Context: one part of a larger RNA
RNA sequence: CCCGCACCAGGACAAAAAGACCCCGUGGAGCUUUACUGCAGCUUGAUGUUGAAGUAAAGUUUUCAAUGUAGAGAAUAGGAGGGAGACUUUGAAUCUCGAUCGCAAGGUCGAGAGGAGUCGCCAGUGUAAUACCUCCCUUUGGUUACUUUGCUUCUCACUAUUCUCGGUUACCCCGAGAUAGGACAGCGUUAGGUGGGCAGUUUGACUGGGGAGGUUCCUUACUAAAGAGUAACGUAAGGUCCCAAAGGUUCCUUCAGGCUGGAUGGAAAUCAGCCGUAGAGUGUAAUGGCAUAAGGGAGCUUUACUGUGAGACUGGCAGGUCGAGCAGUUGCGAAAGCAGGGCAUAGUGGUCCUUUAAUUGCUUGUGGAAGCGUUAUUGCUUACAGGAUAAAAGUUACCCCGGGGAUAACAGGCUAGUCCCGCCCGAUAGUUCAUAUUGACGGCGGGGAUCGGCACCUCGAUGUCGGCUCGUCGCAUCCUGGGGGCGGAGAAGUCCCCAAGGGUUAGGCUGUUCGCCUAUUAAAGCGGCACGUGAGCUGGGUUCAGACCGUCGUGAGCCAGGUCGGUCUCUAUCCGGUGUGGG
Numbered sequence: 001c002c003c004g005c006a007c008c009a010g011g012a013c014a015a016a017a018a019g020a021c022c023c024c025g026u027g028g029a030g031c032u033u034u035a036c037u038g039c040a041g042c043u044u045g046a047u048g049u050u051g052a053a054g055u056a057a058a059g060u061u062u063u064c065a066a067u068g069u070a071g072a073g074a075a076u077a078g079g080a081g082g083g084a085g086a087c088u089u090u091g092a093a094u095c096u097c098g099a100u101c102g103c104a105a106g107g108u109c110g111a112g113a114g115g116a117g118u119c120g121c122c123a124g125u126g127u128a129a130u131a132c133c134u135c136c137c138u139u140u141g142g143u144u145a146c147u148u149u150g151c152u153u154c155u156c157a158c159u160a161u162u163c164u165c166g167g168u169u170a171c172c173c174c175g176a177g178a179u180a181g182g183a184c185a186g187c188g189u190u191a192g193g194u195g196g197g198c199a200g201u202u203u204g205a206c207u208g209g210g211g212a213g214g215u216u217c218c219u220u221a222c223u224a225a226a227g228a229g230u231a232a233c234g235u236a237a238g239g240u241c242c243c244a245a246a247g248g249u250u251c252c253u254u255c256a257g258g259c260u261g262g263a264u265g266g267a268a269a270u271c272a273g274c275c276g277u278a279g280a281g282u283g284u285a286a287u288g289g290c291a292u293a294a295g296g297g298a299g300c301u302u303u304a305c306u307g308u309g310a311g312a313c314u315g316g317c318a319g320g321u322c323g324a325g326c327a328g329u330u331g332c333g334a335a336a337g338c339a340g341g342g343c344a345u346a347g348u349g350g351u352c353c354u355u356u357a358a359u360u361g362c363u364u365g366u367g368g369a370a371g372c373g374u375u376a377u378u379g380c381u382u383a384c385a386g387g388a389u390a391a392a393a394g395u396u397a398c399c400c401c402g403g404g405g406a407u408a409a410c411a412g413g414c415u416a417g418u419c420c421c422g423c424c425c426g427a428u429a430g431u432u433c434a435u436a437u438u439g440a441c442g443g444c445g446g447g448g449a450u451c452g453g454c455a456c457c458u459c460g461a462u463g464u465c466g467g468c469u470c471g472u473c474g475c476a477u478c479c480u481g482g483g484g485g486c487g488g489a490g491a492a493g494u495c496c497c498c499a500a501g502g503g504u505u506a507g508g509c510u511g512u513u514c515g516c517c518u519a520u521u522a523a524a525g526c527g528g529c530a531c532g533u534g535a536g537c538u539g540g541g542u543u544c545a546g547a548c549c550g551u552c553g554u555g556a557g558c559c560a561g562g563u564c565g566g567u568c569u570c571u572a573u574c575c576g577g578u579g580u581g582g583g
Base pairs, nucleotide, nucleotide: 001583002582003581004580005579006578007577008576010575011574012573015569022404023403024402025401027400028399029396030395031394032393035201036200037199038198039197041194042193043192044191045190046189047188048187049186051154052153053152054151055150056149057148058147059146060145063142064141065140066139068137075130078136079135080134081133082132085119086118087117094113095112096111097110098109099108100107101106158181159180160179162178163177164176165175166174167173204216205215206214213233217239218238219237220236221235222234240385241283242342243341247301248300249299250298251297252296253295255279257275258274259273260272261271281290282289284347286345287344288343305328306327307326308325311322312321313320314319317386330339331338332337353379356376357375358374359373361372362371411458412456413454414453415452417451419447420446421445422444423443424442429437465540466538467537468536470532471529472528473527474526475525478503479502480501481498482497483496484495485494486493505519506518507517508516509515546564547563548562549561550559552557
């Protein structure tokens, strides 16, 4: 060196399983509820099946009787008309008793006594004149009929898993009867309420992983790199209006501030003079404008118009913006002219549906109507603001599928804010003295053990803490070795330099690494090796399914909160290694 055999498991990001964690999908499913929308079920009303009678109340109605008071006036005058007479031995006046109404004056009715008159017209008062007759009104009572409602009763529908008999030797069923109930119940239709019992669904996106928070449309400035445009969870501010004058026009006018002067009067009120390019003001943020003013004031007014619009700017589109001119009609101005809102840039919403008004259009054989169109107009925090529906929240550790290293948790990588180590400066302390020792405030490096940042390999899988076992390396050295300084007398120590050969304990508590404690030791070092090492072991912790407690949640459930329990895969192909044999 070649070839075997027996072994070991460091590597082949070994094998196995299209990762279960995480994210994504306008994927799925289970579960919840005060998510949305429904459906059973329950309930209430109406109605049908569904009939009879009584009674009470209410309404309408028939008829009878009563009722009616301002003041004036005999006095309790409802209204209108007729009317000169009407009633009375078929019992007038008057009196007694009773009932009823009452504005307390009286009216009406009934019974009895009584035995012949009473009332009106006239006059008077008054808007209206009384007896008597007709029609009507207000209010009250009775009455007729109908309806509704309540209550009660009935029996004929209907009911009975009460009983008897028959079919029939039959706990079904049917028939007959009794009894009980009874127009209720039950059932049908219809409407309201309730309704996670059940069902179908929804539950946005951005995001230096996701969640939480924040944001989502419009305006201004910067970022923005001297045309326009230009991103970020970049830096700052605003808006979802307001104004009938704060619009139009004509005319007039000049601010803020300073100095000087001037009663109360002061730093600052109002007044005068001078200086004063703008520092004032502009409805509202910022920017750009503005004194010829776009700023301030006054007069008159409504162009904050109708129909258009050459031509441009901007935008992927939708849309947004500017606009001379023409026709009509107005306002102001002597006129020329100016005026189609506001110094400009925010103050907003497409389409469908819908409201109101108008209208030459269409309008289903024709005429209408309904409906549609057209013009103007109303209703959206459709704010997730280019607006999926008129209408929508959660939970899953019981979970599933498709994907992703496009994206998190482990490890690695990059980085080095944080961390560790060193150096420079040297304030302070060290009685004095910076540098024996200490070393602020600062500065410069190194390392890549910490916590982070980034998201670069890996999600068709790189097994995760600690322990055990087995090591190997670094040196920024814990001990042992060598050397030096000291604020080193000696001993002990402290600081520094060299040095990695060897060594670096056993226990208690905790899953612990760590740490604290006990007893030793020369010493009980710090780190790297996928926080070395699970195809070497373990499985106490973490991190599935079960369960309990506490917080939270209406709930399903949840919690770097606690607690008990919880499957770790016989066979080594290659590289590597150990032992051994042959050539």